The part of an RNA shown here (small-subunit ribosomal RNA, 5' domain) has 515 nucleotides and comes from an uncultured bacterium. The full RNA is in RNAcentral, with records from ENA, Greengenes and SILVA.
[in-house]
Context: one part of a larger RNA
């Protein structure tokens, strides 16, 4: 000098930051991922139109006339709903357990790769089929749920046709590459697509090519400690055939060979997420990896795949394990290392807040819906920065206190008194920008104006030397102090108290850790 700090004493205001470093311990409750009716069939449905039957009130010369509302039928219908279907739940948010590794950093490579949505271009969209959820009936069950029969739709599913381009097998030619080979042109055979909706403006669908974005894989170099760890290794190292993947590869498999790594530290053990950065230092270095940003890993523990452009998936599925809960004992349910919050642990770390107004994200043609991302507010002197706690004047050098050689000296212009001012806080009035076509959580906030009173706002540590600042009393190697040297055994500037003084100041000291 520094800190995500803690502890002691003290504490006025504001701005900007920041806040479980320990138990990757266990979690009550609420919320954190939905959306689309312009993909689909149903159901509910305010209302609107028409029709038939009906016949109220009113009028009446009692003969009639009149024709409302409710209800019914048909058509239409804003809107709402569970289900099928689409897109999104692989982002965003959290944590650092594991990992000494191509994990990270840096520089290259893929002639060994993928990429939904988006952009550009080219070519298409012909003609069919069978189901199923919802629903109805029903069975089992306490329930969670599971099953049966029947019915129905689609941009759900299936097969057919077509194929500019595409894939694949076998060829040919040219150009190029360090090479396995690559690119272009071309021949023959084989093969694979699609979906419609509409408010008529559009929005979608299929194939291919290219771009953009994001990712996958490979390599060089760098990346903590221990030799009181010296040998390690059988899919091990390489080859061939086969399989697998989007893709190279012992990635997997069969066979063959016997290799591969290691004092330039293998293997083993310990510790640890890595970096941009941060702290310190003149630098070189040393230390750290909170917040913010990039990458990685994980989601109660272990394993597995499914779906999908993308996961081996925090708020998806299956299995096993531990734990918790429900149970009618037959079986079931759950996963805060999301935001709040609770218990526990600890020296120690906050509200079960407001809003989608802004920024961004998902869905939708849009309106809009969702968003504990985010924007804000609350709590904490935890940190940094700013401001204030008054200004001028005022000697009878008051009183009090301390000391004294009893004369005085110090506190001290300090106070009182006088004259002013109003930053901050408090009171009253006005009142934004942020967002505009409209919409403001923050917020009656920031800010402005007015009136008002010196009022409401100073402590902490130290005073032997290092080290700025001393006297008195008490104590008597006791009580105690202490970072080092060291103080204290009767005149203690070192202990305790008082007065005075020094330093810093809404803080000041101590402890811990780093340079």
């Nucleotide at each position: 000098g520094a800190u995500g700090a803690a502890c002691g004493c003290u504490g006025g205001c504001g701005g900007c930051g920041u806040g479980c470093u320990u138990a990757a311990c266990a979690c009550a409750u609420g919320c954190a991922a939905g959306u689309c009716g312009a993909a689909c069939g149903a159901g509910c449905g305010a209302g609107u139109a028409u029709a038939a039957a009906g016949g109220a009130a009113g009028c009446u010369u009692c003969g009639g006339u009149g024709g409302a509302a409710a209800g019914u039928a048909u058509a239409u219908g804003a809107g709402c709903u569970a289900g099928u279907g689409g897109c999104g739940g692989a982002c965003g948010g959290g944590u650092g357990a594991g990992u000494a590794a191509c994990g990270c950093g840096u520089g290259g490579g893929c002639a060994a790769c993928c990429u939904a949505c988006c952009u550009u271009g080219u070519a298409c969209a012909g003609a069919g089929g069978g189901a199923u959820a919802c629903c109805a009936c029903u069975u089992a069950g306490a329930g969670a749920u599971a099953g049966g029969u029947g019915u129905u739709a689609a941009a759900a599913c299936c097969a057919c046709a077509u194929a500019a381009g595409c894939u694949u097998a076998c060829g040919u030619a040219a150009u190029c590459g360090c090479a396995u080979g690559a690119u272009u042109a071309u021949g023959u055979g084989a093969g694979a697509a699609a979906a419609a909706c509409u408010c008529c403006g559009g929005u979608g669908g299929u194939a291919c090519a290219a771009g953009a974005u994001g990712g996958g894989c490979c390599c060089g170099c760098g990346u903590c400690u221990g030799a009181u760890u010296a040998g390690c290794u059988a899919g091990u190292u390489g080859g061939u055939g086969g399989g697998g993947u989007a893709a190279a590869g012992g990635c997997c498999u069969a066979c063959c060979a016997a290799g591969g790594c290691g004092a330039c530290g293998a293997u083993c053990a310990g510790u640890a997420g890595c970096c941009g950065a941060c702290c310190u230092g003149a630098g070189a270095g040393g230390g750290u990896g909170a917040c913010c940003g990039g990458c990685c890993a994980c989601a109660u523990u272990g394993g597995g795949a499914c779906u999908g452009a993308g996961a081996c998936a925090c708020g998806g599925c299956c299995c096993a394990a531990a734990c918790u809960c429900c149970u009618a004992c037959g079986g079931g349910a759950g996963g805060c290392a999301g935001c709040a919050g609770u218990g526990g642990g600890g020296g120690a770390u906050a509200u079960u807040g407001c809003a989608c107004a802004a920024u961004g994200g998902g869905g939708g043609a849009a309106a809009c819906c969702c968003u504990g991302a985010u924007g804000c507010a609350g709590c904490g002197a935890c940190g940094c920065c700013g401001c204030g706690u008054g200004a001028u004047u005022g000697a009878a050098g008051a009183a009090g206190u301390a000391u004294u050689u009893c004369g005085g000296u110090a506190u001290g212009u300090a106070a009182a008194g006088a004259u002013c001012u109003a930053u901050c806080a408090g009171c009253a009035g006005g009142g934004a920008a942020g967002a505009u076509a409209a919409u403001g959580a923050c917020a009656g906030u920031a800010c402005c104006u007015g009136a008002c009173u010196a009022a409401g706002a100073a402590g902490c540590c130290c005073c032997g030397g290092c080290u700025a600042a001393a006297u008195a009393c008490g104590u008597g190697c006791c009580a105690g102090c202490a970072g080092c040297c060291g103080c204290g055994g009767u005149a203690a500037u070192a202990c305790g108290u008082a007065u005075g003084g020094g330093g810093c100041a809404a803080g000041c000291g101590u402890u811990a850790u780093c340079c």